This is a predicted structure of a 342-nucleotide RNA (Bacterial RNase P class A) from a Candidatus Limnocylindrales bacterium. It matches the Rfam family "Bacterial RNase P class A". It is annotated as a ribozyme. The sequence is in RNAcentral, with records from ENA.
RNA sequence: CGAGGCGGUCGGAUGGUCGCGCGUGGCCCGGGGCGACCCGGGCAGCGUGAGGAAAGUCCGAGCUCCUCAGCGCAGGGUAGCGGGUAACUCCCGUCCGCCGUGAGGCGAGGACCAGUGCCACAGUGACGAUGCCGGCCCGCGAGGGCCGGAGUGAAACGCGGCAAACUCUACCCGGAGCAAGGCCAAAUAGGAGGGCGCAACCCGGUUCGCCGGGGGAGAGGUGCGCUGCCCAGCCCUCGGGUCGGCCGCAUGAGCCGGCGGGCAACCGCCGGCCAGAGAUGGAUGGCCAUCGGCCGCGAGCGAUCGCGGCCACAGAACUCGGCUUACAGACCGCCUCGCCGA
Numbered sequence: 001c002g003a004g005g006c007g008g009u010c011g012g013a014u015g016g017u018c019g020c021g022c023g024u025g026g027c028c029c030g031g032g033g034c035g036a037c038c039c040g041g042g043c044a045g046c047g048u049g050a051g052g053a054a055a056g057u058c059c060g061a062g063c064u065c066c067u068c069a070g071c072g073c074a075g076g077g078u079a080g081c082g083g084g085u086a087a088c089u090c091c092c093g094u095c096c097g098c099c100g101u102g103a104g105g106c107g108a109g110g111a112c113c114a115g116u117g118c119c120a121c122a123g124u125g126a127c128g129a130u131g132c133c134g135g136c137c138c139g140c141g142a143g144g145g146c147c148g149g150a151g152u153g154a155a156a157c158g159c160g161g162c163a164a165a166c167u168c169u170a171c172c173c174g175g176a177g178c179a180a181g182g183c184c185a186a187a188u189a190g191g192a193g194g195g196c197g198c199a200a201c202c203c204g205g206u207u208c209g210c211c212g213g214g215g216g217a218g219a220g221g222u223g224c225g226c227u228g229c230c231c232a233g234c235c236c237u238c239g240g241g242u243c244g245g246c247c248g249c250a251u252g253a254g255c256c257g258g259c260g261g262g263c264a265a266c267c268g269c270c271g272g273c274c275a276g277a278g279a280u281g282g283a284u285g286g287c288c289a290u291c292g293g294c295c296g297c298g299a300g301c302g303a304u305c306g307c308g309g310c311c312a313c314a315g316a317a318c319u320c321g322g323c324u325u326a327c328a329g330a331c332c333g334c335c336u337c338g339c340c341g342a
Stems, first nucleotide, its partner, number of pairs: 001338010012291007020049005026043007051313001055324002058322005063177004075173005080094005095109001096107004110168002115166002117162003127158001132149007181247004191238006201214005220230002254273008292311008
């Protein structure tokens, strides 16, 4: 210098302008309250506002509810050995196998002396083999048995191969998911309890308490009065659910630094920090300028200058640990191979 391997970091910056969510104190308006104050709305200000994958929802957990509690079956998963972790199908180390010149990468890597199933094409035959050639033995014979050879094939009789075939062995796993779940709580309807009313009068019944029918005063239907009409309910309290609201919900297996242990994953101790999203039709955005990076064209001997284009994948919704997938470009560290030079 060229070609690679492994691991890691970042993933535009600054300013202006117009907007949005949340928080905060201030001012104004409305409502409630004797008041302290509380509730709702508005205005300008200040603070703050996506990711390395927020994604796929594929594994594993926290948390919540279901079961009085437990066991088993079914079903699902994992699989050399050792370690890490809250846990894992994740991570680390190592053995073995395969790939690569190498750095390194990949591997569902227990068992086919329990049973069942499968083994393309070719081949007599693919697992109780035997068509062809040769030899030997048995049989009167048809034929049978044993040994050797050739041929096909990935594999040809050898306790064949295959378990990401059923299965067996060992170990693990209860189910549903924040629309989990908890709390407060209108109107209307319905439920429970209590109170008031269905009069006077007439008829019938009666166990003499009342009951049924007619009748229509009062109450109700409308805040009040009058008139007319309707007819059996009306009022209070309690409780459940719905509308709506609040919590769950931002302090957590947390982040940063130092020291120590360990090959490593990781763990322990000490110090510091909480500042830095929390919506519920769902905010985190749009435009402009300058700078930066890359590409193309033109000018110039050159340094460079001018013009144009591009700057990804994607976007929280209970929270973590992983895996997988997507990604313009930039940077760092360690290592390998080849060539050249000293």